[in-house]
């Protein structure tokens, strides 16, 4: 100096002038006019979690959905610390949907002898000898994958049959809260792979969203055609043709798909035809808020004190634009320190500032984005 | 603002772990005096992009990009 890793910040200030939204105050009112105050790390994606709020007080099974090493933070979690194990990098350091393949079911195309119970070629032994029967998988072929591996011994010829290393499993012992780790011990080696396949185990989960919803106001409130207003039983009006209440069973809608259950239905359901139009107010921004310090934890974090007051629009503001500073890049005159390599500092020109716009609220994650600062790292030049 | 839904050849689908395919357009030939229509062959792909499972992904899972669906998805 060049490539990197990690962590933290920061997101231009300040006035004039002209605009804008909502709040206070003022003027008798329309309005005007004054006064502070007005976007972000991501307001994005809507991918998770929960506040809130209706649907029954949120109910019971049954399905289906989400997670999925331990341990801990948290309203909560798919998120965060911090460990384990495994994987990647020279190397800081990064990454991992990481439960079970020994319940079970399904797939492993093509190739190959054979893809989960098989033996084509071989090798070995017998026989009644162009083949037959037996033992065996050391070696060939296939494939992503072939039934621990490498060697040595040993056999008729093999094989963990037997040793030695190594790799997996299993009991025992020890540390640890655990995941797990580390010694010993048994030839135990039986069981190929895939659960981002069904599936099993654990766990958690009712459902829909601020266009949720509550309240006022206005308009149609039955204009026209059709369907349909059932069954049973009590009461009850009647012009004897029905018609009305209430109970039941059927139906139809709601609460979750689906069954129970449960409420609720003439103020039903189609079609036309007409009105209204993003009516007003509430929700609506003080919240699992932020800044400080002290104190418990390795750490996310949590506890005690103390202090801040900070957008709420409903076609949807939060902008333009000048003038100075302040950052930053490049270029170039100096000055100064140092033996150099270089380092501080200042004048002048020019020239830059990215991603991006709140819409009920937080907590995350992901994704987009310009730059500064700290410490590490690996190579490489110089003193 | 809130919520679902697609993305495969020019169009319009289909395929949902094992070699990417239909119809209709497009080229070319056949019939026909010539068109159409019908026969016959043919061309034509970044399976939206970028990761991940897997021996192997258009198909399974993540995570961008894009497009529809608005009194006719919700007031």
């Nucleotide at each position: 100096c060049a490539a990197g890793c990690a962590a933290g910040c920061c997101a231009g200030g300040u006035g004039g002038c002209c605009g804008c939204g909502g709040g206070c105050g003022g003027c008798g009112g329309g309005g005007c006019c004054g006064c502070a105050c007005g976007a972000g790390g991501a307001a994005a994606g809507u991918c998770c979690g929960a506040g809130c709020u209706c649907c029954a007080c949120a109910g019971a099974g049954c399905a289906g959905g989400g997670c999925g090493c331990u341990g801990g933070g948290u309203a909560a979690c798919a998120c965060c610390c911090a460990g384990u194990g495994g994987g990647g990098g020279u190397g800081a350091c990064c990454c991992c949907a990481a439960g079970g393949a020994a319940a079970g079911u399904g797939c492993c195309a093509c190739a190959g002898a054979a893809a989960c119970a098989u033996a084509c070629c071989g090798c070995c032994g017998g026989c009644g000898u162009u083949g037959c029967c037996g033992g065996u998988a050391a070696g060939g072929u296939u494939g992503a994958a072939a039934u621990g591996g490498u060697g040595g011994g040993g056999u008729a010829a093999g094989a963990g049959c037997u040793c030695a290393c190594c790799g997996g499993c299993a009991g025992c012992c020890g540390g640890g809260u655990g995941a797990u780790c580390g010694g010993c011990u048994g030839g135990c080696c039986g069981c190929g792979g895939u659960a981002a396949a069904c599936c099993c185990c654990g766990u958690c989960u009712g459902g829909a969203g601020c266009a949720a919803g509550a309240c006022c106001g206005u308009a149609u409130a039955g204009g026209a055609a059709g369907a349909c207003a059932g069954u049973g039983c009590a009461c009850u009006c009647u012009u004897c043709g029905g018609g009305g209440u209430g109970c039941u069973c059927a139906c139809g809608g709601g609460c979750u798909g689906c069954u129970c259950g449960u409420c609720c239905g003439g103020u039903u359901c189609u079609u036309c035809g007409g009105g209204u139009a993003a009516g007003g107010u509430c929700g609506c921004u003080a919240g699992a808020g932020g800044c400080c310090g002290c104190g418990a934890g390795u750490a996310a974090u949590c506890g005690c004190g103390g202090u801040c007051g900070u957008a709420g629009a409903u076609a949807g503001a939060u902008g333009g634009u000048c003038a100075c500073c302040a950052c930053c890049c490049g270029g170039u005159a100096g000055g100064u320190c140092g033996c150099g390599a270089g380092g501080c500092u200042c004048g002048c020109c020019g020239g830059g500032g990215a991603c991006a716009g709140a819409a009920c609220u937080c907590g995350g994650c992901u994704u987009a984005c310009g730059g500064c600062u700290u410490g590490c790292u690996u190579g490489g030049a110089c003193c | 603002g809130g919520g679902c839904c697609c993305g495969u050849a020019g169009c319009u689908c289909a395929g949902c772990g094992g070699u990417a395919g239909a119809g209709c357009a497009g080229u070319g030939g056949a019939c026909u005096u010539u068109u159409a229509a019908u026969c016959c062959a043919u061309c034509g792909g970044u399976c939206c992009u970028c990761g991940g499972u897997u021996c192997g992904a258009a198909u399974c899972c993540g995570a961008g990009c894009g497009g529809g669906c608005u009194c006719a998805c919700c007031a």